[in-house]
RNA sequence: UGGGGUGUCGCCAAGCGGUAAGGCUACGGACUCUGACUCCGUCAUUCGUAGGUUCGAACCCUACCACCCCAG
Numbered sequence: 001u002g003g004g005g006u007g008u009c010g011c012c013a014a015g016c017g018g019u020a021a022g023g024c025u026a027c028g029g030a031c032u033c034u035g036a037c038u039c040c041g042u043c044a045u046u047c048g049u050a051g052g053u054u055c056g057a058a059c060c061c062u063a064c065c066a067c068c069c070c071a072g
Base pairs, nucleotide, nucleotide: 001071002070003069004068005067006066007065010024011023012022018055026042027041028040029039030038048064049063050062051061052060
């Protein structure tokens, strides 16, 4: 430098154009003499960034950025 891949909550991770599941952690509560376990509840409006397409974009297009792989 060229090609490919991955960027989604603190961590892991799903998501086929119609406003983002789940697990862990955290926080609040119930239970308990206290703690643990268990149970209930709460957490993404900047889905890497910026544009574009569309009535509507995490999803499609373009350019960048970070990381990984391949080639030279």
A computed fold for a 72-nucleotide RNA from a Clostridia bacterium, annotated as transfer RNA. Lineage of the source: Bacteria > Bacillati > Bacillota > Clostridia. Rfam family: tRNA. Rfam describes the family as follows. Transfer RNA (tRNA) molecules are approximately 80 nucleotides in length. By type it is a transfer RNA.